[in-house]
RNA sequence: GGGCUCGUAGUUCAGCGGUAGAAUGCGCGCAUGGCAUGCGCGAGGUCGCGGGUUCAAAUCCCGUCGAGUCCA
Numbered sequence: 001g002g003g004c005u006c007g008u009a010g011u012u013c014a015g016c017g018g019u020a021g022a023a024u025g026c027g028c029g030c031a032u033g034g035c036a037u038g039c040g041c042g043a044g045g046u047c048g049c050g051g052g053u054u055c056a057a058a059u060c061c062c063g064u065c066g067a068g069u070c071c072a
Stems, first nucleotide, its partner, number of pairs: 001071007010024004018055001026042006048064005
């Protein structure tokens, strides 16, 4: 220098054009004499960044930044 994969909640990841979700963690409540544990509720997101296409973009296209990997 070039190819490919990835970037979404604090963390690990789904979502593949039509309201952003799960698990775990965190807060509150219930059960227990208390703890562990279980159950319920809740908070938490400019979907890496910029632009384009579209009635509508996390999703498609271009550029760019970062991480991983392969080639030179």
The RNA shown here (transfer RNA) has 72 nucleotides and comes from a Microcaldota archaeon. The RNAcentral record of the sequence draws on ENA. The coordinates come from a structure-prediction model, not an experiment, and the mean pLDDT is 84. Rfam family: tRNA. The family's RNA type in Rfam is transfer RNA. Its family is annotated with triplet codon-amino acid adaptor activity in the Gene Ontology.